[in-house]
Molecule: transfer RNA
Organism: Christiangramia sp.
């Protein structure tokens, strides 16, 4: 992230489950395996050499 959570009290790729798409398996589907997409972290802004995380403010 389309849903639900994570991110070890600010660090260098933001990860998981479900879901959702392709393949393998099956008569067919569904289960089970493999492999992919999908995120400007709710919005602006300030602090920092650096913010998903700190501070204000705003939306719901």
């Nucleotide at each position: 992230a389309g849903c639900u959570c994570a991110g070890c009290u600010g660090g260098u790729u933001a990860g998981a489950g479900c879901g959702c798409c392709g393949g393998a398996u099956u008569g067919u589907g569904g289960u089970u395996c493999c492999g992919g997409a999908g995120g400007u972290c709710g919005c602006c802004g300030g602090u920092u050499c650096g913010a998903a995380a700190c501070c204000g403010g705003u939306c719901u």